[in-house]
Molecule: FMN riboswitch aptamer (RFN element)
Organism: mouse gut metagenome
């Protein structure tokens, strides 16, 4: 500097005219750092504002208690707890913006 790639998840069963949205219950973890992370730390998305087409600010959720070990808020055991905005019967999982962006990986 140029190409590529770069997000999972409601099984089953209540109630209702009407819910994958309520209730039981099942089910998911984005990218670098460290002893292997959804809950450390640091970043990206989402969103607010500010300048205008790309930048700069700010905002960003949850863990604890044993065991092992030179070391682990990461593993192993046990309980817990968290997920942007629109829409729609109230949604981490559906549809939507998004075939978009990106932290960041590969490779030339």
């Nucleotide at each position: 500097u140029c190409u590529u790639c770069a997000g999972g998840g409601c099984a089953g069963a209540g109630u209702g005219a009407a819910a994958u949205u309520c209730u039981c219950g099942a089910c998911u973890g984005g990218c670098g750092g460290u002893a292997a992370a959804c809950u450390c730390c640091g970043c990206g998305a989402c969103c607010u504002c500010u300048a205008u087409a790309u930048a700069g600010a700010g905002c960003u959720g949850a863990a604890c208690u044993g065991g092992u070990g030179a070391a682990a808020c990461u593993c192993c055991a046990g309980u817990a707890g968290c997920a942007a905005c629109a829409g729609u019967a109230a949604a981490g999982u559906c549809u939507g913006g998004a075939u978009g962006a990106a932290a960041g990986a590969a490779g030339a």